[in-house]
Context: one part of a larger RNA
RNA sequence: CUGGGCUUAAAGCGUGUGUAGGUGGACCUGUAAGUACCUUGUGAAAUCCCACGGCUUAACCGUGGAACUGCUCGGUAUACUGCGGGUCUUGAGGUACCUAGGGGCGAGUGGAACAAAUGGUGGAGCGGUGAAAUGCGUAGAUAUCAUUUGGAACGCCAAUGGUGAAAACAACUCGCUGGGGGUAUCCUGACACUGAGACACGAAAGCCAGGGGAGCAAACGGGAUUAGAUACCCCGGUAGUCCUGGCUGUAAACGAUGUCGACUAGAUCGUAGUAGCUCUGACGUUAUUACGGUCGAAGCAAAAGUGCUAAGUCGACCGCCUGGGAAGUACGGUCGCAAGGCUAAAACUC
Numbered sequence: 001c002u003g004g005g006c007u008u009a010a011a012g013c014g015u016g017u018g019u020a021g022g023u024g025g026a027c028c029u030g031u032a033a034g035u036a037c038c039u040u041g042u043g044a045a046a047u048c049c050c051a052c053g054g055c056u057u058a059a060c061c062g063u064g065g066a067a068c069u070g071c072u073c074g075g076u077a078u079a080c081u082g083c084g085g086g087u088c089u090u091g092a093g094g095u096a097c098c099u100a101g102g103g104g105c106g107a108g109u110g111g112a113a114c115a116a117a118u119g120g121u122g123g124a125g126c127g128g129u130g131a132a133a134u135g136c137g138u139a140g141a142u143a144u145c146a147u148u149u150g151g152a153a154c155g156c157c158a159a160u161g162g163u164g165a166a167a168a169c170a171a172c173u174c175g176c177u178g179g180g181g182g183u184a185u186c187c188u189g190a191c192a193c194u195g196a197g198a199c200a201c202g203a204a205a206g207c208c209a210g211g212g213g214a215g216c217a218a219a220c221g222g223g224a225u226u227a228g229a230u231a232c233c234c235c236g237g238u239a240g241u242c243c244u245g246g247c248u249g250u251a252a253a254c255g256a257u258g259u260c261g262a263c264u265a266g267a268u269c270g271u272a273g274u275a276g277c278u279c280u281g282a283c284g285u286u287a288u289u290a291c292g293g294u295c296g297a298a299g300c301a302a303a304a305g306u307g308c309u310a311a312g313u314c315g316a317c318c319g320c321c322u323g324g325g326a327a328g329u330a331c332g333g334u335c336g337c338a339a340g341g342c343u344a345a346a347a348c349u350c
Stems, first nucleotide, its partner, number of pairs: 004321003007304002012318001014201004021194003025088007033081002035077004041071002049065006091191001092188003095184005103177007110154001114150008125136002162169002206247006215241002220236004258317006266295012299306002323350003332343004
């Protein structure tokens, strides 16, 4: 001097609810378990350390001391922690009145587009590409008009915008329902934070059963391209995509950034409230609360960057990391109908 990290180097569980546990606001008081000091007993001997001594030295040995950082009897102290009692309101929750929203579930309705069916007009092409061909079409297509049927998705509004724990959520109406924000500071009076296990939710694909099937489209077939073309382009096309019930439980599930709380320059924009001023009003403006962005001081950082939405300064709790490969694999266990998931090595090698 140093005495760890997790945005991008290895490392934040996909997200929440919550059990045990850990941690916990202000004031008064009691107790004295932790804590501090004093003290009693003990802490075998040897070893280690110090002093002196004995073998010619040394190793070794002898004597004395110290040490044995611990446990324990008793006492004193009461700042902090614990435990008991009382009080409080700022954390948390509630109440009243407002308030925004694609938050969730169910039912119903709508228009554009698309496809199909039927009929009318019409009569030779259409379609597709870099160019073509496969394909469709005189059994009348393409185009156009009318009617009907069907399924899926909801243009503009729309935003750097909103909601939700995350995944995610967007036509409209109705019903049921969760959460949030503001104002009042009225009520309760620490009821709180985190959270191993556990439980719940969890895109897409996939699986099981029953429906549905317009468009799109893995697989597959054909046409091209090409040296080949198991592709890119074109014509078709089945699972699937949609609904109901059940399973799966994973994603670059990302802000690659765990949750909660406190503190630390500013500038500016948006969304939703509240209050004041101006005002008929739309609006404007000032202050403030909540949420969401852009830039940026200090600080931090290897830098990129971050910067009151911290990756700054701290506290509480959980999760995770420890060279690359072998490997998120084998084996075992467990979950799953399966696909596979979760847990999780080693030899060997560099």
Molecule: small-subunit ribosomal RNA, central domain
Organism: moss metagenome